[in-house]
Context: one part of a larger RNA
Parts: sequence; structure tokens; C1' cells
RNA sequence: GAUUAACGCUGGCGGCGUGCUUAACACAUGCAAGUCGAACGCACUAGUAAUAGUGAGUGGCGGACGGGUGAGUAACGCGUGAGCAAUCUGCCUUUAUUUGGGGAAUAACGUUUAGAAAUAGACGCUAAUACCGCAUAAGACCCCGCCGCGGCAUCGCGGAGUGGUAAAAGAUUUAUCGAAUAGAGAUGAGCUCGCGUCCCAUUAGCUAGUUGGUAGGGUAACGGCCUACCAAGGCUACGAUGGGUAGCCGACCUGAGAGGGUGAUCGGCCACACCGGAACUGAGACACGGUCCGGACUCCUACGGGAGGCAGCAGUGGGGAAUAUUGGGCAAUGGAGGGAACUCUGACCCAGCAACGCCGCGUGAAGGAAGAAGGUUUUCGGAUUGUAAACUUCUGUCGCGAGGGAAGAAGAAUGACGGUACCUCGUAAGAAAGCCCCGGCUAACUACGUGCCAGCAGCCGCGGUAAUACAUAGGGGGCGAGCGUUAUCC
Repeated sequence: GAUUAACGCUGGCGGCGUGCUUAACACAUGCAAGUCGAACGCACUAGUAAUAGUGAGUGGCGGACGGGUGAGUAACGCGUGAGCAAUCUGCCUUUAUUUGGGGAAUAACGUUUAGAAAUAGACGCUAAUACCGCAUAAGACCCCGCCGCGGCAUCGCGGAGUGGUAAAAGAUUUAUCGAAUAGAGAUGAGCUCGCGUCCCAUUAGCUAGUUGGUAGGGUAACGGCCUACCAAGGCUACGAUGGGUAGCCGACCUGAGAGGGUGAUCGGCCACACCGGAACUGAGACACGGUCCGGACUCCUACGGGAGGCAGCAGUGGGGAAUAUUGGGCAAUGGAGGGAACUCUGACCCAGCAACGCCGCGUGAAGGAAGAAGGUUUUCGGAUUGUAAACUUCUGUCGCGAGGGAAGAAGAAUGACGGUACCUCGUAAGAAAGCCCCGGCUAACUACGUGCCAGCAGCCGCGGUAAUACAUAGGGGGCGAGCGUUAUCC
């Protein structure tokens, strides 16, 4: 000098930030991911009806984003620079072409069975942009060979040919919104490689899918990724293997710099979601608020069986020196769905709490010597507190009262914040100063008490009867809504 700080004493206001560093301990309660009737049938409600609305369900898109945490990880995890002639990419943009004709089911619903429930089953009915055939087929894919150009080894690009394979869906308020195939782009993702990335040698040898090859499987894709066979390799004092510790970076702190330390908030990447394992769906997951299996724990139970997962936002218990409200709003920004209106959004924007940090302001200003009283001290003359106070004049930051009152809304409407900020008027010095230190380092000294006691102390060291070092008082010094102490880093 710095801090996500804590503790002690003290504490007026505002702005902007920040706020479980410990138990990745366990969680009551509420909310945090839905939406679409312009895909579809049904039931119900209102209505004479047209129609409008609600509900569960089929279907579509979204739940892979956003939000949290740092347990694991010493690794292509991260950073940086390259590569993919070894790859995928929903929504979006753009280009070309197409959207013909059929079929069979099923949930909801009805009847019913079992069960305490969770739920499961049987029979019957029905719709679709759900599902399945048929037609059509552009070098999109596959087989076969051909031509041209190019390269980076396997090869890549382009062109024409025979045969084979694969499409579609409609809705509507007639404005549109969609669907299928193929190409290009954008965005996102996957994989590979060079270099860099903590401590211990009181860790010296490690390795059988191990290292390589052939063939096959698998993947969007390369690859021992997996399998069979073959060979015997591969790594290592330029530190393998083992152990310990740790998310990495942009950055932040310090420092003249070089360095050293840290990885809170904000941004990028990674990993995780009670613990362990697995796949399904999907453009994308091996999926925080999805599924299945095993385990521990908690809860319900009619004992047969079931339910749950705050490292989302609040909040509770516990741990701890220690860290906040079970708040308001979708007004703004952004996200999901929808043609839209709109709905949802604890993302976000705000408010609340905390001197936790930084910055700003105030606690009055000017005049005022009888140098008052009181205190302290004294050589008893005085000195000092001290222009300090009183007193006079003034001001109104802040406070209080009243009136007005935003921007943030682009774009008619729409403002949580908020009657907030700000402006005007009135009022009245009123509510508003402490903390640490005074032997040297180190700015600041006297008196009394104590008597190696009580105590102080960062180091040196003070205290045993004249203590500037303990305690109290007066005075002084420093900083100031803070001041000290402790901890940690430079």
C1' cells in the first nucleotide's frame, strides 16, 4: 500500500459498488420454463344462435439457453497459435425446385377391473401439421466405370452416363404463416497438433489395449475408440511413474521496473447438479428444476407399496470470527412460445438490510480579552486550557414542514423504482465526534497513585519510593464518521 475481511470503541447524510472465504452439510414453505386454439379432436361454461372462453389430452417449438457452484481435474482442462483433403449445425439469411393421390391407428372420451395411494390394466369410439405406404426425382446418396483441372500422402474439385434409393401438410381473418428436397452463408459445436501451465527424487523406474500393423465394427468425424489376428514395442534424470495441492484465463494487488502474490465481484472457457452408473429423445444432452438402475438419507403408507433432491431466488437449521429480504415489477434490456394481441421469465431492473469498501458533504461562519468562572499546574508571582466559552451579528449544506415535480418510453398506449431525484417557500444553530497515541524507532509532557506488585510491550525494553514506558487526570500529537487491533499478500 492492499483486502469478499473479522473483532473493540464510536457513529449524521448522500452517490456508486460489494456482501457464506467455513459444511459440494441437511433442508420446511413459496416462487425460479413454459407457450401455441392461425396443427387436432373432446368435455364444460356463457349465449336462442353465430360465437367467445376455460380445462385435461394428442401435436409443435422451447425445457442443451438463461441462473448456481468450484467438488473433481496437473488434463489438449485452460491460454496462445495453427489444422480438419477427417466433421456436424435447429432457429436465421439467401438460391433453385416441389407441395399429387391414398391408408391404418391412438390418447383424450365412454364402460370397467385392481390399488390406501402413486398408478396400472381390459374393452369400445375419434382427429390432426401425429403415424405408414404409393406416385413424382434435380449428379443429394449408393454401385460401376469415363473425362478435365488441381494438390497435401490417403486424395480434392468440377463435368457428363447406365442402374438403384429416399419427399412433403396443411392452417387462416386471404395480408400471410408454414411443409419437403438440394446448394450457399452466418452462427454454434466436435476433433487434431506446436508452445506454455504448482510442489516433492526422503517418489526411479512405468506400461498388456500397453506401442505399432492388418481386417472389421462403431461415430457427424480421425483414432486401440472397440473387437479378432500379427509383431514387441511405447514412456523415462530435457523427470516417466507415484504422492500432495489446485478449476484455468482476461484480469486484480504490490512494485520504478523486472518480478512476487491472488483468481471475490465483471467477462471468456471448463467441470459438476444428493453419491455412483447408464442410455433414450433430439440439430444439440449422456440433460440442475427429464428417464432408468444401484446406494445413503428424509417423508407418506391401509405394511402390499410409493414420493423426494435449493451448488436457482428468498428463507430455515447446522458449522463459523463472519456475510442480507420467505420484498416490488416485467416499466426498461434480454430470453422462450405465438401471425399477433399476449403469456411466462427470482434472467434482469429496482427497493430493503450491513460504515463492508471507495468517493462527496456536514456537525456551523464572522466578530468577541474583564484574557470570566471552573479544571490542571505552580518557585504562589504566575502559567495553561484560551477567541476557546459566554455574548453579538449572519448563513441554511443537512434536518423538519408545505407546494411543484421529472428523464429513463423507441412509438399512440404502457414507469416497478416513486410523489423518488430535482426545484421553490418557510423554519430553526437547532439532531449530528469520536478513536488511537505521547521512552526511542515515531509527531506529541507534566502531576498524582503504584512500588519487579498491579500492569505495559511490534522490537529495544519499562515497573524493586521522585516511572515523560503501568493506572488516572490535565495538556499535547495523529486521523476523522471513523479510529485502532488481528489475519493475509507485495